[in-house]
Molecule: transfer RNA
Organism: uncultured bacterium
RNA sequence: GGCCUCGUAGUUUAAUGGAUAAAACGGCGGUUUCCUAAACCGUAGCUUCAGGUUCAAUUCCUGGCGGGGCUA
Repeated sequence: GGCCUCGUAGUUUAAUGGAUAAAACGGCGGUUUCCUAAACCGUAGCUUCAGGUUCAAUUCCUGGCGGGGCUA
């Protein structure tokens, strides 16, 4: 250089055209406790970037960026 693949919450993963993007752990607040932990209740937070297709894009297409792999 060429090709393939991945990029979603602080972390690990779901959702593969349609509904308010879901769960676990973690964070914050509360109940309980002498205190802490545990338990329970509540709450905040996410689609790597730009463009295109579509009535509708996390999903499909093109390019960029980043990680991994194959090849010369």